This is a predicted structure of a 1539-nucleotide RNA (small-subunit ribosomal RNA) from a mine metagenome. The prediction has a mean pLDDT of 83. The sequence is in RNAcentral, with records from SILVA.
RNA sequence: AGAGUUUGAUCCUGGCUCAGGAUAAACGCUGGCGGCGUGCCUAAAACAUGCAAGUCGGACGAGAUUAGGGUGGAGGGUUGAGUGUUUAGGGUUGGGGGUUAGGUUUCUACCCUGAACCCUCUAUCCUCUACCCUAGUCUAGUGGCAGACGGCUGAGUAACGCGUGGGUGACCUGUCCUCAAGUGGGGAAUAACUGCUCGAAAGAGUGGCUAAUACCGCAUGUGCUGGUUGGUGUAGGGGCCGAUCAGUAAAGCCUGAUGGUGCUUGAGGGGGGGCCUGCGUCCGAUUAGCUAGUUGGUGGGGUAAAGGCUCACCAAGGCGAUGAUCGGUAGCUGGUCUGAGAGGAUGAUCAGCCAGACUGGGACUGAGACACGGCCCAGACUCCUACGGGAGGCAGCAGUUAGGAAUUUUGCGCAAUGGGCGGAAGCCUGACGCAGCAACGCCGCGUGGGGGAAGAAGGUUUUCGGAUUGUAAACCCCUUUUCUGUGGGAAGAUAGUGACGGUACCGCAGGAAUAAGCCUCGGCUAACUACGUGCCAGCAGCCGCGGUAAUACGUAGGAGGCGAGCGUUGUCCGGAUUUACUGGGCGUAAAGGGCGUGUAGGCGGUUCGUCAAGUCGGGUGUGAAAGCCCCUGGCUCAACCAGGGAGGGUCAUCCGAAACUGACGGGCUUGAGGGCGGCAGAGGAAAGUGGAAUUCCCGGUGUAGUGGUGAAAUGCGUAGAUAUCGGGAGGAACACCAGUGGCGAAGGCGGCUUUCUGGGCCGCACCUGACGCUGAGGCGCGAAAGCGUGGGGAGCGAACUGAAUUAGAUACUCAGGUAGUCCACGCCCUAAACGAUGGACACUAGGUGUGGGGGGUAUCGACCCCCUCCGUGCCGAAGCCAACGCAUUAAGUGUCCCGCCUGGGGAGUACGGCCGCAAGGCUAAAACUCAAAGGAAUUGACGGGGGCCCGCACAAGCAGCGGAGCGUGUGGUUUAAUUCGACGCAACGCGCAGAACCUUACCAGGGCUUGACAUGCUAGGAGUAGCGAACCGAAAGGGGAGCGGCCUGUAGAGUCAGGGACUAGCACAGAUGCUGCAUGGCUGUCGUCAGCUCGUGCCGUGAGGUGUUGGGUUAAGUCCCGCAACGAGCGCAACCCCUAUCGCUAGUUGAGGUUUCUAGCGAGACUGCCGAGAUUAACUUGGAGGAAGGUGGGGACGACGUCAAGUCAUCACGGCUCUUACGUCCUGGGCUACACACACGCUACAAUGGGUAGGUACAGAGGGUUGCCAAGCCGUGAGGCGGAGCCAAUCCCGGCAAAACUACCCUCAGUUCAGAUCGCAGGCUGCAACUCGCCUGCGUGAAGGCGGAGUUGCUAGUAACCGCAGGUCAGCACACUGCGGUGAAUACGUUCCCGGGCCUUGUACACACCGCCCGUCACGUCAUGAAAGCUGGCAACACCUGAAGCCGCUGGGCUAACCGUAAGGGGGCAGGCGUCGAAGGUGGGGCUGGUGAUUGGGACGAAGUCGUAACAAGGUAGCCGUAGCGGAAGCUGCGGCUG
Repeated sequence: AGAGUUUGAUCCUGGCUCAGGAUAAACGCUGGCGGCGUGCCUAAAACAUGCAAGUCGGACGAGAUUAGGGUGGAGGGUUGAGUGUUUAGGGUUGGGGGUUAGGUUUCUACCCUGAACCCUCUAUCCUCUACCCUAGUCUAGUGGCAGACGGCUGAGUAACGCGUGGGUGACCUGUCCUCAAGUGGGGAAUAACUGCUCGAAAGAGUGGCUAAUACCGCAUGUGCUGGUUGGUGUAGGGGCCGAUCAGUAAAGCCUGAUGGUGCUUGAGGGGGGGCCUGCGUCCGAUUAGCUAGUUGGUGGGGUAAAGGCUCACCAAGGCGAUGAUCGGUAGCUGGUCUGAGAGGAUGAUCAGCCAGACUGGGACUGAGACACGGCCCAGACUCCUACGGGAGGCAGCAGUUAGGAAUUUUGCGCAAUGGGCGGAAGCCUGACGCAGCAACGCCGCGUGGGGGAAGAAGGUUUUCGGAUUGUAAACCCCUUUUCUGUGGGAAGAUAGUGACGGUACCGCAGGAAUAAGCCUCGGCUAACUACGUGCCAGCAGCCGCGGUAAUACGUAGGAGGCGAGCGUUGUCCGGAUUUACUGGGCGUAAAGGGCGUGUAGGCGGUUCGUCAAGUCGGGUGUGAAAGCCCCUGGCUCAACCAGGGAGGGUCAUCCGAAACUGACGGGCUUGAGGGCGGCAGAGGAAAGUGGAAUUCCCGGUGUAGUGGUGAAAUGCGUAGAUAUCGGGAGGAACACCAGUGGCGAAGGCGGCUUUCUGGGCCGCACCUGACGCUGAGGCGCGAAAGCGUGGGGAGCGAACUGAAUUAGAUACUCAGGUAGUCCACGCCCUAAACGAUGGACACUAGGUGUGGGGGGUAUCGACCCCCUCCGUGCCGAAGCCAACGCAUUAAGUGUCCCGCCUGGGGAGUACGGCCGCAAGGCUAAAACUCAAAGGAAUUGACGGGGGCCCGCACAAGCAGCGGAGCGUGUGGUUUAAUUCGACGCAACGCGCAGAACCUUACCAGGGCUUGACAUGCUAGGAGUAGCGAACCGAAAGGGGAGCGGCCUGUAGAGUCAGGGACUAGCACAGAUGCUGCAUGGCUGUCGUCAGCUCGUGCCGUGAGGUGUUGGGUUAAGUCCCGCAACGAGCGCAACCCCUAUCGCUAGUUGAGGUUUCUAGCGAGACUGCCGAGAUUAACUUGGAGGAAGGUGGGGACGACGUCAAGUCAUCACGGCUCUUACGUCCUGGGCUACACACACGCUACAAUGGGUAGGUACAGAGGGUUGCCAAGCCGUGAGGCGGAGCCAAUCCCGGCAAAACUACCCUCAGUUCAGAUCGCAGGCUGCAACUCGCCUGCGUGAAGGCGGAGUUGCUAGUAACCGCAGGUCAGCACACUGCGGUGAAUACGUUCCCGGGCCUUGUACACACCGCCCGUCACGUCAUGAAAGCUGGCAACACCUGAAGCCGCUGGGCUAACCGUAAGGGGGCAGGCGUCGAAGGUGGGGCUGGUGAUUGGGACGAAGUCGUAACAAGGUAGCCGUAGCGGAAGCUGCGGCUG
C1' cells in the first nucleotide's frame, strides 16, 4: 500500500466482498509448564446457609466469673495419743476327708503381727461458703464515637447529571492542627435489675430501686449572637474599629500526683461539602408550537445558604426554527480500540463524579443521610403462626435457582496496606493480602541438539525409468530447560508478628526421558496430486465449484500457515476520499428547486480615524492520579511494576500588537439606483374590426355516382349527392411576410386598429452615495389535460358505434361521433415545466453570421469600410472532461449565496400530516430482496435502416421433380433380430467400389476358455511336434486307433545340452462394448467467397483505431491515384496437369505411306500493336493479325476461422467397462419384414413416336492369366461345346456402339403406347439361389393420357437426348466413376426471393434476432400496508378516596427537673382537626405494540398460460404530464420533449 466482482473487451460511476487490528467474548478440535492480569455483557430476576460494622470498663450502674489476700463458718483428709469392736495374714499343734511314696488341700484350736471402724483431744492440710480488699475477664444495658466511610450495581437520568473554566459580598463543616478564654455550684430522673400482668411468638404493659462524660436549672461571659447607634470602607455589607442593651457555656476520667486526656466558648488553618454560572455533551420536524407557580415584582415563611424553594397579592409575562415541547435511546468522564491524521466506535477491569439499594412515599437522628446490611407507611413477593398476629430484603463476599451461547471457591489470613473504636494492649474489617477454578487474555519457556544415504522399510504417485515422504526414521555421540527424587531455603518485617509457604530460588542425582495440535491448499491468498462421487452428496467471505477425467465436494498422500494453541461466529474501527473539515459531487452515471419576488440569515466596493470582539505574541493559573510517548530502573528476559520527563483545552486571566475581519464615526464614486434624450419588439390586459378557408342553410345549373383505402367496406346519393354558380348563417384560427428573427422571469406570445400598462437597450455623465448579491420559510405566476357555474359550438375529436385488417384486433386504416377544444368567473399546480446545465460578479486566443443602438470614415446622399455596447447562432485555441463533448451565452479559472445527491429494486409507494370539490398534489419511510443497476465509448452481430457490388440468386429460356409403376435410401411400424452410424442447406442410390453362406457388427441354438491372434516367464517331457482313421454331432467341436519329425554344438552316430514346436501354469490376449462433448488423423460447410492478419510508426487514458477507409478499376485487398502511414505474411493470380495450333525427334503397333496416331522436347498470347474513352494512371471499349484475345476451356489447389459439424464402426489413442464373456468358433435366421410417409432415381404415358428374325454408317476411353476368350458347331434365346491367340497400340471383351440415316407397317386407341404383376419352361454363377441372385423363351398385360401447392439443374460443345467402358464382383448395377456421339434456347436487366462482399447508421443484442424483453392470470414461499374488532404497554389529565409523615391549629386528657409556700403557671407528651401527600378507584382522551376473518399491492421461485408493449424506422418512432377506455402488456385524445 491494495485486491476480487457489472463487459465479448474498455474507461468511468457505483455498490457488495476480502486481506489488518481489537475483544469482559462464546462455540468446535486439541492441550506441557510458569508469570502477570481478567472472569453474569442476559433477569436492577428470586434467594437456603455462613460471614461482610463495630468498638470503648481510662464515661456509668449492675450481673457473672477468675486469681490473690483478710476475717468468720462448715465439711473432709492426714498425723500423734488413748479405749473398744471387727477382721485379715503368718506360725505351731491336733483332728477329719481324698489320694498315698513324699507332698498338697480343707476344717478346727492356740500364738504373733497388721488393718479397719467408733469415740475423745491436739496439730496440720484440703474443699466449700459468707463478707471485705486487690488485680482481671465476660455479658446485656445507659452513655460516647463510628454505622453518611469502605464494598456493590448502572435501573433511572438528555439533566448544571457529567466534563472544563469561573463565582459564592448567598453558605456549612464532626474528627485533625494552631491560637485565646473557661471548666464554679446544684437538681430531678431513667434503663439495666426486680415484682406482677398480657402474648404461640415477636414482644409489650405496669409497680419498685439505681449511676454517669445521659438530662435540667443557677452563676460567670474572654468571646459569640441579636437590637439600637458612631466611625471607616465597598458598585453593593452580613467586612473592620467602637459605644450601649439583651441573650448565651461546660464533664469528667486516668495517673507514678507531676501530668495526661477530655469538655465548653470563640478565632484561624487544612481537608470535605452545598448552591450558582459561561462553554461542551446522542437521534427523530412523519413531534411546531410549549408554559398558571408558568415569567417577573412586593411581602410573609423556609433553609447552613441565593432562589417561586413555598405562600398571599399584583403585573402578563417566559421559552421556541441557533429546534422549545414531545418521543426514542443512554449513567458521564479520565480513558479504551481503531485510524497517517482528522475522525469513528466505545465507557469491562483501574481512577474521578453522579445515581440506586425489593417497588413507591416519608421524615427522624446527626457535623454530615432523607441513610444498601436504620425507622415509619403503602404495594408486590417469600417465610413462621396457636389464625389473634408476626418476620424478611445478597445491585457486600462466597454460594443456590432461573434466564442464557456464556462468566469461578459456600477457601486461607488480618502477616502487609488501609479503615472504625480505644490512652493503650487490642478488638472488628469477605476493604484488602493471598490461595483455588477457567488457555479467557497478554508475556515467557519447552516438547531435544549434533552427526547420519543402503536416500531402508512402509505409505502416496508414476510416462514403470522413477519421484516424493526424506536426514525424516533407524543408528552413533551429546545435553537436561522441563519432569521425577532428594537436600538447602528467602526477601516481603524499622522491635515483635508471615495467610501466602517449605512457596520463589539454589545445589545434587536419574533419564530423551513427561509434553503437538489446528486450519488451509480455484482466484483474491502461501500451499497439488490420486481415488471416490456424478447439479447427487456437498462446499461457499465475494466471484463461484459439483450434470463421469472436480487442484473448489469427501478421503488419502504431499504441501503451506500458525503453534499450546488453531479455526469459526458475534461486535467495533480500518481499508471506505462510500457523508468528502482535512477530503466528493449534480449536461448524459444518483443529483439544479417549473419560474419569479422577497423575510430571517450568510456574504459584501474605495479612503481616513478610533476601539480591540475575532485574530496574533508573551506571562500566570488550571487541565487529579493512572494510562499513551520518551529516558532510566526492578523481577534471569518479557508481559508486569517503579522513578523522572514530555505532551494534552474551542479553558480562565493579565500584558502587548493593530495588518486583515468586525464595531463606531467622517469622506469618495467605479457597484446599485435616479434624471434627461433617443430606439426596437408576436411583452401583458381590454374593446373594436378584416379577409381567406371549412361546415351548414336557401336558390340555380346538372346526373349517377361519390367518398375512402394497400385493397375494400361501412357512409353519403335518383327524396338529386359529389361537381359548379349566387346569396346567407355561425364559430374557430390568422396563409404569404416568417428568419437557429424579436419580446418575456418562466409557462408562453403571431391578422389589423385604439386605449391602458410592465420590462429592456443605447447615448449624456446631471443627482443620491454602497442604498449591493443571494435567499431557508412566506407570497405570487405557472403548458396541456382535468374540475365547478353559466355561455358557445364551425372544424377537430378521448369515450362510444360501425366497416376493414387479423389466429384474435378492446389497436394501427376508414366512415361517423359525445365530452372537450372557445369565452367569463373560480379551482387544480403537474410535464422530457429541457440548454436534462440555479443566481450574481470578475478574469481567460480568435474567426464568421444575424437582431437593436451609438460613433468614425466616405459620399450630394444611401450603400461599402472601421470601432464600440447589448442580444442571439455556428466553428474553434488554451483549459476542462470517464468519454461524448463544453469552450467570453463555459461544462475553463476564481469568490459569494441557495437547492439537491449518496448502489439497484421495494417506491416517489405505505402510514402520518398539510392542501384540493374531486381527480389528485406536496412532504416521505421500513421490512424484504439482488451483485449488481448504470454512463460514455470499442469491436462484432443483427435490423420488416441506408448506399455500392457480386453469384444460374431472380429474371429470360430448356429439360425435369412433385401425380403412376418399379428400383434404391430413410422415417415409422413390426420383429427373437429386423446390427450400427449419418438428421436443414452441409442426413436420406450417404458409410455400402455391390448383405444367399462369408461379409456381419444383430437374433436363436450348440461349443471353447491363455483363448481365433501377439509377446514374455516358469515348469514339463520322448513315440514329442505334425498328419490323423473309426465313433458322436447340423457344423464347430469332442474323440483319439494308427503314421511320425526338424535346427545348432563335436568330424560322425548315440547320448547329452540348447532352440523351435508342443503341453500345463502365470503374466496377458481379445472387445464393431461406452464416451467424436477427453483426442489425433481425415472429411463436410460457409466458399474459389475475397477476404484474414502482422512488424514498426502514428492516434486514443483504454478497449481499439490507422494501414485494410476514400476516388476509380477488376473475376479478385486485381491494379492505379490519394492519404500518418511505411512495409510484410496467409489468401487472389501465376507456377503444375489435361485440352485447342504449329515445329522438331523417335516408331512397338496400324498392310503401306507424305499424312494419321503415340511419346518426348519446344514454339505460341504479353493488352504486345492500332483507334477511342479515362487523370498522362489503372483500366474499359473497338479493330488488326492469329488455331486461340483480354484469367482461351477444364482440372488439381480451399486463407484466418465458424458450426463442441461428421467419424472411437477404416485406423490410432486417453479414460471407463466386460474377462468360462460385452471375448471367440459354428449352424440356422435376420440386415430383403410392410397399413403408411419422405428423398434420390429408372421406365413411361406415345406419332419429333413405336415395331421389324429389315437395311446402312460413325466413337472415345477403358479392362484382361484364378483372366479376356477368337474361329467353328449346337440352341429361338440365355447359354453350351470348343480351344486358336494374348501378361496385350500386337490377341480378346468387340464385327465394339446407340441415337442417327433409310425402307415398310401402326394412325391417336389405354393402342402394335407402356411395361408392372403373375404362370410355365429354361440358362448361368456358386458347397448352397426356399427365405433372398441375375438372365432367357413363351404366355399374362396393372397403374399411367405429361402431373396441385411447390420445387431442382443448366449460360456452350453447356442443357437435353444417345449409347459404351470401368471399379466393386464367384454371381448380381435403373447406382457410382469415366468416355465419346447428336447438339440447342435464353440473359432486357438487378425492383424483388436466396446467399455473399465493402462502407455507413441505430441497438437495451454478445449463447450475438432461433437475441433480448413487458404485463395480466395460475401455483408456492416470504416480508409488509389496510381492516369490523380483540388484547397489552407508557406518560399525562379530571374527579373520588387518602397511609406514614413534616408543618399549622387545637377547649376539657396526661405530665419529674424551672417559677411558685400553695393553688397554679411555664414548657412538654399523647389525642383531635386541617393543608400537602404515595398508592388505589372511576372516566374520557393521547401515544405506541401484538393479534385479526377478509383484502391490496410487493419480492422471489425450474422448464406453467395468454399475448408482443419496448430494444433496429422493433414492424403505428419512442418518451413525459393528464384524461378516458381495454384480459394483459397497452391503446387513443390534448399539449410538450428528442434521449